[in-house]
RNAcentral holds the sequence, with entries from ENA and MGnify. Transfer RNA from a Ktedonobacterales bacterium, 71 nucleotides, folded computationally. NCBI's taxonomy places the organism under Bacteria, Bacillati, Chloroflexota, Ktedonobacteria, Ktedonobacterales.

RNA sequence: ACCUGAGUGGCGUAGUGGUAACGUGGCGCGCUCCAAACGCGCAGUCCGGGGUUCGAUUCCCUGCUCAGGUG
Numbered sequence: 001a002c003c004u005g006a007g008u009g010g011c012g013u014a015g016u017g018g019u020a021a022c023g024u025g026g027c028g029c030g031c032u033c034c035a036a037a038c039g040c041g042c043a044g045u046c047c048g049g050g051g052u053u054c055g056a057u058u059c060c061c062u063g064c065u066c067a068g069g070u071g
Base pairs, nucleotide, nucleotide: 001070002069003068004067005066006065007064010024011023012022013021018054026042027041028040029039030038047063048062049061050060051059
C1' cells in the first nucleotide's frame, strides 16, 4: 500500500429494513433479627459523517479504531 472481517448499555453477546433482546453488573423494593442467596421492578446502548427509503442498528459511500491476511 492493498484485501477481508469486526465496532450494539459498565462488561460479554444476539438481532440484520418497522417494538433493539439476553446474560452479567448497577440502583430500588420484597424476603431475613442482619446479610447472602432468591424473587419483583427501574435506569442505561446501535463508532462518527453523508446517502437510499415512508421508515436504517440493518442496505450503499466515506472516515476512524481494532483484528487477520497478501506483498